[in-house]
Two RNAs folded together computationally: RNase P RNA and transfer RNA, 411 nucleotides in total.
RNA sequence: GAGACAGAUCGGGUAUUCGCCCUCAUGGGAGGAAAGUCCGGGCUCCGCAGAACAUGAUGCCGGGUAACCCCCGGGCACCCUUCGGGGUGACAGAAAGUGCCGCAGAAAAUAUACCGCCGGUCCCUGAUGGUUCCGGUAAGGGUGAAAUGGUGGGGUAAGAGCCCACCGCCUUUUUGGUAACAAAAAGGGCAGGGUAAACCUCUUCAGGAGCAAAACCAAACAGCAGACGGGUUGUUCGCCCAUUGUCUGCGGGUAGGUUGCUGGAGCCUGUCGGUAACGGCAGGUGUAGAUAGAUGAAUACCGAUUACAGAACCCGGCUUACAGAUCUGUCUCUUCC
RNA sequence: GGGGGUGUAGCUCAGUUGGCUAGAGCGCAUGAAUGGCAUUCAUGAGGUCAGGGGUUCAAUUCCCCUCACCUCCA
Numbered sequence: 001g002a003g004a005c006a007g008a009u010c011g012g013g014u015a016u017u018c019g020c021c022c023u024c025a026u027g028g029g030a031g032g033a034a035a036g037u038c039c040g041g042g043c044u045c046c047g048c049a050g051a052a053c054a055u056g057a058u059g060c061c062g063g064g065u066a067a068c069c070c071c072c073g074g075g076c077a078c079c080c081u082u083c084g085g086g087g088u089g090a091c092a093g094a095a096a097g098u099g100c101c102g103c104a105g106a107a108a109a110u111a112u113a114c115c116g117c118c119g120g121u122c123c124c125u126g127a128u129g130g131u132u133c134c135g136g137u138a139a140g141g142g143u144g145a146a147a148u149g150g151u152g153g154g155g156u157a158a159g160a161g162c163c164c165a166c167c168g169c170c171u172u173u174u175u176g177g178u179a180a181c182a183a184a185a186a187g188g189g190c191a192g193g194g195u196a197a198a199c200c201u202c203u204u205c206a207g208g209a210g211c212a213a214a215a216c217c218a219a220a221c222a223g224c225a226g227a228c229g230g231g232u233u234g235u236u237c238g239c240c241c242a243u244u245g246u247c248u249g250c251g252g253g254u255a256g257g258u259u260g261c262u263g264g265a266g267c268c269u270g271u272c273g274g275u276a277a278c279g280g281c282a283g284g285u286g287u288a289g290a291u292a293g294a295u296g297a298a299u300a301c302c303g304a305u306u307a308c309a310g311a312a313c314c315c316g317g318c319u320u321a322c323a324g325a326u327c328u329g330u331c332u333c334u335u336c337c
Numbered sequence: 338g339g340g341g342g343u344g345u346a347g348c349u350c351a352g353u354u355g356g357c358u359a360g361a362g363c364g365c366a367u368g369a370a371u372g373g374c375a376u377u378c379a380u381g382a383g384g385u386c387a388g389g390g391g392u393u394c395a396a397u398u399c400c401c402c403u404c405a406c407c408u409c410c411a
Stems, first nucleotide, its partner, number of pairs: 001333010012302007020029003031308001035319002038317005043210004050237004055206003059202001060074005075091001076089005092201002097199002099195003114141002116137005123130002149167006168190001169188008214259004223250006229241003266285008338410007347363004356394001365381005387403005
């Protein structure tokens, strides 16, 4: 100097003029994703959400947080590796039960004997051997994604956890750790194939709807039909409202304004605690709010030929899209000293 | 802005406890029949199951993300 990977920050700047939105005025005016609407919360209403079932979601442990399908740290499994490390994980239960495992294959979970191996037996043969039937056998072959622990030795008629060693598995105990879990020792000959992003079981959680929620002011209008109950997912109970009532459908009218609306789990800096996420304290700061919906254009200079894309109640996350620039760390290559 | 749903052949649709080669009707091509056309009959072509990823031995089907389209609301 170049390249790769990982992380963080920025996402054209300044000045003048014209124009748009908010504001009495000074003044202020899109993003890291404003997006997808995938999670979680605030807020508002439903005549308070109490119970059971259903339904839906969640799923190693500890911590953070208002909360979380989020974040941090740790454990375990898998993958990559330059062996330093890095990445990914819907990561409870298949010894509660049910279902499924096509084709192939003897057999797909009650195990089972197709070929082969071995023993006995009938028949043929001079003999080797061939063959019928009965029995033993999962070592070997073959099928499959998957075949009833693996490797080696002993043993046997041939074989087999039948026996032994090591590995794996299960049970118990001890030790370390808050825990997940790990390690060690002893015992057991092995029982228990896979699938829960199949039903299901267990744990934890959830009332519903969403700012077009909802409240108020003004204006306008025409009622008719049906149900007997109605009360924002389902069923039952409870509770509340009403029976001059309530609900549903069709029809008629309005198309104006105000609030909700932006000061908040706010942002920035420093310091302290914590491995970290994050939290405490101190100081500073005021930073869009439309309702047909505001950010554009011109000139000059720098820089460069500018990506993905634009708020609509507000936050915390996740996911997806993204030209280019800067910084930090690791690794590789090249050049010079 | 906020809810709900759909995507399979050129068009309209089937496709369930996930399984062997994804089908039907219309349309299209070729042939037969007719003097010729239509009807009819026979044969055939045509599929990224919207795109990508995951679970599984195996995915149109189960799960997640993205894209396109439809529909509802004061």